[in-house]
RNA sequence: ACAAUGGAGAGUUUGAUCCUGGCUCAGGAUGAACGCUAGCGGCAGGCUUAACACAUGCAAGUCGAGGGGUAACAGGGAAGCUUGCUUCCGCUGACGACCGGCGCACGGGUGCGUAACGCGUAUGCAACCUACCUCAUACUGGAGAAUAGCCCUUGGAAACGAGGAUUAAUGCUCCAUAGUAUCACAGAUUCGCAUGUUUCUGUGAUUAAAGAAUUUCGGUAUGAGAUGGGCAUGCGUCCCAUUAGCUUGUUGGUGAGGUAACGGCUCACCAAGGCAACGAUGGGUAGGGGGCCUGAGAGGGUGACCCCCCACACUGGUACUGAGACACGGACCAGACUCCUACGGGAGGCAGCAGUGAGGAAUAUUGGGCAAUGGAGGCAACUCUGACCCAGCCAUGCCGCGUGAAGGAUGACUGCCCUAUGGGUUGUAAACUUCUUUUAUAUGGGAAGAAACUUAUCUACGUGUAGAUAACUGACGGUACCAUACGAAUAAGGAUCGGCUAACUCCGUGCCAGCAGCCGCGGUAAUACGGAGGAUCCAAGCGUUAUCCGGAUUCAUUGGGUUUAAAGGGUCCGUAGGCGGGUCUUUAAGUCAGUGGUGAAAGCCGACAGCUCAACUGUCGAACUGCCAUUGAUACUGGAGACCUUGAGUACAAAUGAAGUAGGCGGAAUGAGUCAUGUAGCGGUGAAAUGCAUAGAUAUGACUCAGAACACCGAUUGCGAAGGCAGCUUACUAACAUGUAACUGACGCUGAGGGACGAAAGCGUGGGGAGCGAACAGGAUUAGAUACCCUGGUAGUCCACGCCGUAAACGAUCAUCACUCGCUGUUGGCGAUAUACUGUCAGCGGCCAAGCGAAAGUAUUAAGUGAUGCACCUGGGGAGUACGCCGGCAACGGUGAAACUCAAAGGAAUUGACGGGGGCCCGCACAAGCGGUGGAGCAUGUGGUUUAAUUCGAUGAUACGCGAGGAACCUUACCAGGGCUUAAAUGUAGUUUGACCGGCUUAGAAAUAGGCUUUCUCUUCGGAGCAAAUUACAAGGUGCUGCAUGGUUGUCGUCAGCUCGUGCCGUGAGGUGUUAGGUUAAGUCCUGCAACGAGCGCAACCCCUAUUCUUAGUUGCCAGCGGUUCGGCCGGGGACUCUAAGAAGACUGCCAGCGCAAGCUGUGAGGAAGGUGGGGAUGACGUCAAAUCAUCACGGCCCUUACGUCCUGGGCUACACACGUGCUACAAUGGUAGAGACAGAGGGCAGCCACCUGGUGACAGGGAGCGAAUCCUUAAACUCUAUCUCAGUUCGGAUCGAAGUCUGCAACUCGACUUCGUGAAGCUGGAAUCGCUAGUAAUCGCGCAUCAGCCAUGGCGCGGUGAAUACGUUCCCGGGCCUUGUACACACCGCCCGUCAAGCCAUGGAAGCUGGGGGCACCUGAAGUCGGUAACCGCAAGGAGCCGCCUAGGGUGAAACUGGUAACUAGGGCUAAGUCGUAACAAGGUAGCCGUACCGGAAGGUGUGGCUGGAACACCUCCUUU
Repeated sequence: ACAAUGGAGAGUUUGAUCCUGGCUCAGGAUGAACGCUAGCGGCAGGCUUAACACAUGCAAGUCGAGGGGUAACAGGGAAGCUUGCUUCCGCUGACGACCGGCGCACGGGUGCGUAACGCGUAUGCAACCUACCUCAUACUGGAGAAUAGCCCUUGGAAACGAGGAUUAAUGCUCCAUAGUAUCACAGAUUCGCAUGUUUCUGUGAUUAAAGAAUUUCGGUAUGAGAUGGGCAUGCGUCCCAUUAGCUUGUUGGUGAGGUAACGGCUCACCAAGGCAACGAUGGGUAGGGGGCCUGAGAGGGUGACCCCCCACACUGGUACUGAGACACGGACCAGACUCCUACGGGAGGCAGCAGUGAGGAAUAUUGGGCAAUGGAGGCAACUCUGACCCAGCCAUGCCGCGUGAAGGAUGACUGCCCUAUGGGUUGUAAACUUCUUUUAUAUGGGAAGAAACUUAUCUACGUGUAGAUAACUGACGGUACCAUACGAAUAAGGAUCGGCUAACUCCGUGCCAGCAGCCGCGGUAAUACGGAGGAUCCAAGCGUUAUCCGGAUUCAUUGGGUUUAAAGGGUCCGUAGGCGGGUCUUUAAGUCAGUGGUGAAAGCCGACAGCUCAACUGUCGAACUGCCAUUGAUACUGGAGACCUUGAGUACAAAUGAAGUAGGCGGAAUGAGUCAUGUAGCGGUGAAAUGCAUAGAUAUGACUCAGAACACCGAUUGCGAAGGCAGCUUACUAACAUGUAACUGACGCUGAGGGACGAAAGCGUGGGGAGCGAACAGGAUUAGAUACCCUGGUAGUCCACGCCGUAAACGAUCAUCACUCGCUGUUGGCGAUAUACUGUCAGCGGCCAAGCGAAAGUAUUAAGUGAUGCACCUGGGGAGUACGCCGGCAACGGUGAAACUCAAAGGAAUUGACGGGGGCCCGCACAAGCGGUGGAGCAUGUGGUUUAAUUCGAUGAUACGCGAGGAACCUUACCAGGGCUUAAAUGUAGUUUGACCGGCUUAGAAAUAGGCUUUCUCUUCGGAGCAAAUUACAAGGUGCUGCAUGGUUGUCGUCAGCUCGUGCCGUGAGGUGUUAGGUUAAGUCCUGCAACGAGCGCAACCCCUAUUCUUAGUUGCCAGCGGUUCGGCCGGGGACUCUAAGAAGACUGCCAGCGCAAGCUGUGAGGAAGGUGGGGAUGACGUCAAAUCAUCACGGCCCUUACGUCCUGGGCUACACACGUGCUACAAUGGUAGAGACAGAGGGCAGCCACCUGGUGACAGGGAGCGAAUCCUUAAACUCUAUCUCAGUUCGGAUCGAAGUCUGCAACUCGACUUCGUGAAGCUGGAAUCGCUAGUAAUCGCGCAUCAGCCAUGGCGCGGUGAAUACGUUCCCGGGCCUUGUACACACCGCCCGUCAAGCCAUGGAAGCUGGGGGCACCUGAAGUCGGUAACCGCAAGGAGCCGCCUAGGGUGAAACUGGUAACUAGGGCUAAGUCGUAACAAGGUAGCCGUACCGGAAGGUGUGGCUGGAACACCUCCUUU
């Protein structure tokens, strides 16, 4: 300098992610309405519905300077007299009705109709009209006849008439005059693409007039202008194709009529045309435009107010008058409706302004004025004007103002909240001090809008115009505005506060009441409901509802897509159409540029200006992106012409192939028949059965017949447009590729409609029929099995001819052309002798780069980069359904909606979980073993039942000898009864007292109530301790919620896992690390690796135990020495055992083999011990809303003369039964009796108790030791001897009887033990199931806790004796890692399909019933134009009447279209917990799905062909890497 002023997103599908995709929100707007609220002003706006019906008033008149005149009013005059009245006079001002002129076609209203030259825009009229206005030229002479009115008569209720007589005009008629008028003819002439037309000359014919008045105003003719209109044309102008064909005045011509004018506008005749996929015709809807709203724009929506055009005026038709109408406040007719009526007849048209009723969610005053602007008439004054100017009502909108301002912290009081001695918030808010006065109120002043017309005077020219001065005129309105007074005085609400979206707490409620725009809140701690406090946003308004645009790039021109999300037609040919190779010339249609015209005003935008500002308004500018015309440019596209060869095609050559059609031939297999051999089964299955077979099957052999299909070759092979095509061979037909570059010379590509082909199934006719095989039958399986399996088996499968026209007809990928890194295999050619090698063309595959993609993936065979053409998509369901139409023999196919309903449906990928998926691995998981349980009796726990109560909890594994490691009372929480109510216990503080306790006793079941008795201790004398009473404070609850919680615990699981930081990969969720190859008990370790490290777990560190050493030596020990009562008893000893402190030791350290290493193997060595030596403690992130509110603690709720508390008794111990866990057994590996031997670990003073005595015994009476290495505490199985001899026993001990012992206040319910007697079941345990891998199982006893005692056979420990087996990982269960599928994520106890049943909703069909609009045919046919017409009227012009054509309307009929309703009926949708099954998702338990056919309660099953959008395994081939 130029250009520009302009573009935001969010919520919601998921466990999470990315994408697709819909729904919803935030913005703006409105002629709005509704709810709550309301101080003022300015400017705007105000029936969107019933073009529904209208009471009442007003909205169009004016002119006496056109006329006859005088009804009303006023003035004047005259007369009469009653002296203030009557009558008369058109004399004057004026003027009712009448004749006449102009106006009434404007202004105002509405949007019914209209999809049209209606509107918009641009042209044309050589095819036209135009009163009033302007300009120009010319003229304005004469005559006549009527008719309203008035007067008289008369009909009618009225509206309205009828008759007679008389009269005027700027009303009407006739005559004259006339050309730059009109017509005809002739001649010359201009222009035009054409039809045509301009001008000039000559001749002939036809048509005018009006007056009034003082000027002035008129009248007539002609021309021109202006204004307004008429007609024609190009372009633009809504939806439906489930409207595809429409048309007979239709299309054109000739002639005539008609019109202001062209024209089938109308008529006669002739021709047969005209329109239509570039959407005719039909149906639906609708006034159009300037504009308005929205939007960045392009667009989308809309057509209120203002302006332009159109249409309409109760509905329909018709003309008259007129310059102009087929006329809103004119006429005639028909119809509907309303009103008047004397019943004979009449009247009316608010979609003008007000107003009324009705309808509706909803829209105002029956106001003032012509002062201004504008209009009509008039010379004018003036009159009229619901146009207009104003006022009234309404927050309906826009704009402006105010409801005060400054100061003021002990941050006052109240309210609300909290972690509550206190703090926060309301809040500088208030009070209080100072200030201001807009507004409101009162008083006073007070506009602009007014300049004209007109009148008067004057000036200029001149008898009329122009100018000057003066006078006159305001509805609004005493309004705007100004001043004064007064005093914070008169003035704030609405919505919201879960996210989107600014704003949070308490209380109430308890899936109730309710909220909600979407997601969604509410089931006892709701920021989401209701209230409160507080906060936020707007503000005289605030919200809600409705509608439109936006956001929505969600119809995508700007600016989308189609492999898998919705979407490529099954394939090809080809019409219209669209698009199209190279060079040259030309043209100038598209295109670009300049210029001219137009694009009304208002509006939008900019500048300036006027109301105090603004809204609002004015002036100027810009813009109006458009259309038309014209001039130029010529690159590109198009048209025309000439040429070219590379696109396309042709020719020739030699190939290729499961390409097609027709015919012939072949072998294997299968089945059947005959014959033969041969004998009892065959066949089939998971196992069976049906079936076949002694009438000889199956098997075997020979021969014969039949039909269908073609093993091997065979392959990610080949061919074909697709469907599809496979033995061999012949004939015919077609094609692709290659090579040559001979020929043509753009001949091309795509392709709506259209045509042809088109698997399987199915249909028709006729054949054929071996095998297979829907339906069907039988057998199985099963709860059932209309299935999967088996045995049969019909259509069909095959052939010929004809239909059908669909498939997961798939590469889920339209056709054609061009371009874009590589590697590799293969088929057919070519160059070459050649599969050496390197090329090249056309196919068919694999892998990969860039790019693309949501990702998966794709990648010269694109899903990359471009081009052209076609097809298709726009949330899920309803539904590929209904209706309609087309096709088909049918089955059915094609085309293809809506109501209603949901907030999702979906794609790809991720992490988990799961699988009747896979791989690897582990575990007493299975297997191999040993012993049990399940059967018996008993013990114990649980369920159930019972009960007044049988307290409560625990319930698969992970409840059930569990909480409970001790229920006779207590415990105790339960039940019955009797009591108490600040009450039991405890603590703190204070006061008082010196008692209380205790003992005895009464009532009572006891608690309790009462009586008698006893009466503090210590002291430094200050007091302290103890106890009681009393006061104050804190009650108490085993009541509820373990789904509000803490803590604790179980389980997966002592399984090997769970994570993080940084980096890297991925758009992301996430991944990597942690996977892989090895190895381990182990994510243990090693190696590798885009990972490198780290944490919690594993292991180790800790304890016990196994060996040794050192130290120490009592209560322990005793080898040697001595003593002895023969007992380590004593002296002694530290050696040993042991005790308990410390230390050593084991680490794959050494060796061999294998291995890169880690590590593994070994009857290796050494060692007490060898590969974690054995055992314990130790339990990652987490899961199960797992368990526990009854251990304890605790939020919330609940009870308070009771859900608290005390007492007695009862219950928790019940008992038809079922289950779990145990004990004892069933016996001889044993029982009984006798004798004998060997532990460890514990416990003990309200205790353990030696020893002695008594008792058969439990035990009792005495009584030493020991607070314990000192004292107490028999080990048993075992060994030896004897006996029993296989039996319900010398097994077994339940049960019962009797008598006792002990504990305890008390053994009845309900203790243990002892003795004697009794002597049950039971002879090794069905299905099923549990534990255990070594000092283990099994077996044997001992101890301890709790505890007065004990229901302990339980639990926790201790030692003694002391095995068997493990091939192995196929299977069951559980777990870990990797991988795979998934429609699951509350995670398979998942998800989910269909029938049936119930309720609600919309829809389809339907006999029938009932509407609507339109067309057709026939009949009838008003008013009226037009045409005809002798009788009547008129001198005439003409009129009346009559006739005809046409038509609104009416009637009838048959059909079509489109609604409403309907018995009945069909499917669909929706609805916490209905029924039947289990179809789909995992290999979903028979892989699923598509087309088709049949069958079945239902999902569905089966046949046939197809697809992978199927898992797993094996094999083959190929690729990659080493």